Context: one part of a larger RNA
Molecule: small-subunit ribosomal RNA, central domain
Organism: uncultured bacterium
RNA sequence: UUGGGCGUAAAGCGCGCGCAGGCGGGCGCGGAAGCGGGGCCUCUAACCCCGGGGCUUAACCCCGGGCCGGACCCUGAACUCCGCGCCUCGAGUUCGGUAGGGGAGGGCGGAAUUCCCGGUGUAGCGGUGGAAUGCGCAGAUAUCGGGAAGAACACCGAUGGCGAAGGCAACCCUCUGGGCCGCAACUGACGCUGAGGCGCGAAAGCUGGGGGAGCGAACAGGAUUAGAUACCCUGGUGGUCCCAGCCGUAAACGAUGGGCGCUAGGUGUGGGGGCACCCUGCCUCCGUGCCGCAGCCAACGCAUUAAGCGCCCCGCCUGGGGAGUACGGCCGCAAGGCUAAAACUC
Numbered sequence: 001u002u003g004g005g006c007g008u009a010a011a012g013c014g015c016g017c018g019c020a021g022g023c024g025g026g027c028g029c030g031g032a033a034g035c036g037g038g039g040c041c042u043c044u045a046a047c048c049c050c051g052g053g054g055c056u057u058a059a060c061c062c063c064g065g066g067c068c069g070g071a072c073c074c075u076g077a078a079c080u081c082c083g084c085g086c087c088u089c090g091a092g093u094u095c096g097g098u099a100g101g102g103g104a105g106g107g108c109g110g111a112a113u114u115c116c117c118g119g120u121g122u123a124g125c126g127g128u129g130g131a132a133u134g135c136g137c138a139g140a141u142a143u144c145g146g147g148a149a150g151a152a153c154a155c156c157g158a159u160g161g162c163g164a165a166g167g168c169a170a171c172c173c174u175c176u177g178g179g180c181c182g183c184a185a186c187u188g189a190c191g192c193u194g195a196g197g198c199g200c201g202a203a204a205g206c207u208g209g210g211g212g213a214g215c216g217a218a219c220a221g222g223a224u225u226a227g228a229u230a231c232c233c234u235g236g237u238g239g240u241c242c243c244a245g246c247c248g249u250a251a252a253c254g255a256u257g258g259g260c261g262c263u264a265g266g267u268g269u270g271g272g273g274g275c276a277c278c279c280u281g282c283c284u285c286c287g288u289g290c291c292g293c294a295g296c297c298a299a300c301g302c303a304u305u306a307a308g309c310g311c312c313c314c315g316c317c318u319g320g321g322g323a324g325u326a327c328g329g330c331c332g333c334a335a336g337g338c339u340a341a342a343a344c345u346c
Stems, first nucleotide, its partner, number of pairs: 003318004007300002012314001014200004021193003025087007033080002037075003042070002048066007090190001091187004095182004102176006109153001113149008124135002161168002205246006214240002219235004257313006265291011295302002319346003328339004
């Protein structure tokens, strides 16, 4: 490279938006670029192949045919393509509903914890497997009243909802994104994917400023132990929180890229619509689980939410180690990130 693959063996970019590119619904007319058919004419001879002939044979020579294909023109044309016109089922818009921890800003509440002040009160509290460090007669723990602070929101709560992913949970207000359903009307292919690019992106970490109740890397002490740079205990700094700006990673997982169509069912649940409406219910669309047929799979398993059957586009893999490393480049304040080898070795 031709291929074969990517849930768990190597392999789906963490997620989205989107330029170029690739691909693209139905009908009619025209063109004939791609593709393929027929016809006409043509591409000197030699060389090469086949048949035949001439030198006593061969080499050599002569005659005929073929050869790989190609070009112009004519003709006809399904599909692709190009142009024009039309269409509505793809896509979208309007209208009416509807569920939701979707996002941003602001406000506010109770429980708990710690601290401070005061009251009651006295000898312990705390902690563990058992202890000790620690706290306490300068009055702790317990209990009552008052105050302050920060962070997180018990029950509801779910096998539940929303979001593209990361993720999102007390309550209220403002601003705001998306989804789903229903009836008609409208636009008329406006679509799908998407190399680069741009944006978002848990935790930890970084810069400046603030905040700091609880928890708690590091650290200190007490235990345990042969040791114990741990597990357990008492403390405790960065951090965890807020604002602004970086970082750009993850078992960023469904370890499963996106879109469209097709292919038995059963059962639960969230949202909407219709019928019935006395209960049970029936039909339908969207979402989310479980079970299960065909089919697929190395097996496990997947199975209308496919890992089945097809088409389109992107990404990625190609034995293990060396190595997600070195070098170079780009990015970053740094930490480091992205891209990414080879020698050697099994």